[in-house]
RNA sequence: GAUAGAGGUUGCGAUUUCUAAUAGUAUGUUUGUGGAGUUAAGCACAGUGAAGCAAACAAAAAGGAGAAUUCGCCGAAACGGAUAGUUAAUGCUUUAAGACUAUUACGUUGGGGUUAUAUAGAAUAUGUAUAACACUGUCACAAAUUCUAUUUGUGGGGAGCUAUC
Numbered sequence: 001g002a003u004a005g006a007g008g009u010u011g012c013g014a015u016u017u018c019u020a021a022u023a024g025u026a027u028g029u030u031u032g033u034g035g036a037g038u039u040a041a042g043c044a045c046a047g048u049g050a051a052g053c054a055a056a057c058a059a060a061a062a063g064g065a066g067a068a069u070u071c072g073c074c075g076a077a078a079c080g081g082a083u084a085g086u087u088a089a090u091g092c093u094u095u096a097a098g099a100c101u102a103u104u105a106c107g108u109u110g111g112g113g114u115u116a117u118a119u120a121g122a123a124u125a126u127g128u129a130u131a132a133c134a135c136u137g138u139c140a141c142a143a144a145u146u147c148u149a150u151u152u153g154u155g156g157g158g159a160g161c162u163a164u165c
Stems, first nucleotide, its partner, number of pairs: 001165005008074001011073004016068004027058007037045001040094004077109004081104007110136002113133008138156008
């Protein structure tokens, strides 16, 4: 360097279907009130009544999550950064804060879990970061033994480990 392979208190991700939640919320219509705004910005709109508030009726979706299913897999993948794209009062245009998508070993993380804090989130879900705690896999070193393969202790990082060439 090539090929094959292992990790598991639910190993990882994706497809499809269903479910909870988002939410009786956003939003729309009508009525009342209100009295000059509304937008990220410009136009448009607005005293022939803007925003906001209240009531009645109608009423979502995206992102996030869970279960089953099928498929692809074991840096599986996740998160952050960079680049590109989509998306703005559900009018138009421009921009893209935020959100989402794609690409990228540019960076971090061996794996899943529990607890705490911070952050994202509508959220008591869940993700991420940090710390602590055991567990698990792997290699190195040391020791023990029922002595050649198991146990105990310490340490390392997935650019690792095992097998074959």
Predicted 3D model of a 165-nucleotide RNA (Lysine riboswitch aptamer) from uncultured Niameybacter sp. Taxonomically the source falls in Niameybacter (Bacteria, Bacillati, Clostridia, Lachnospiraceae). RNAcentral holds the sequence, with entries from MGnify. The coordinates come from a structure-prediction model, not an experiment, and the mean pLDDT is 77.